[in-house]
RNA sequence: GGAGAAUUAGCUCAAUUGGUAGAGCGGCCGUUUUACACACGGCAGGUUAAGUGUUCAAGCCCCUUAUUCUUCA
Numbered sequence: 001g002g003a004g005a006a007u008u009a010g011c012u013c014a015a016u017u018g019g020u021a022g023a024g025c026g027g028c029c030g031u032u033u034u035a036c037a038c039a040c041g042g043c044a045g046g047u048u049a050a051g052u053g054u055u056c057a058a059g060c061c062c063c064u065u066a067u068u069c070u071u072c073a
Stems, first nucleotide, its partner, number of pairs: 001072007010025004019056001027043005049065003053061001
């Protein structure tokens, strides 16, 4: 230098053909316990890496950039 893949909550990951962004773990609160843990119930937490275009509507499609990984030379 060429090609490909990944980027979504604090972490690990979903999201069907473009149509209200979710789960588990973690955090906080409550119930329970003498207390902690476990268990159960609830709550908070997101500019979907950044930008741009298309569309009534974009995490998803087009283009550009950044970071990481793989591969070829």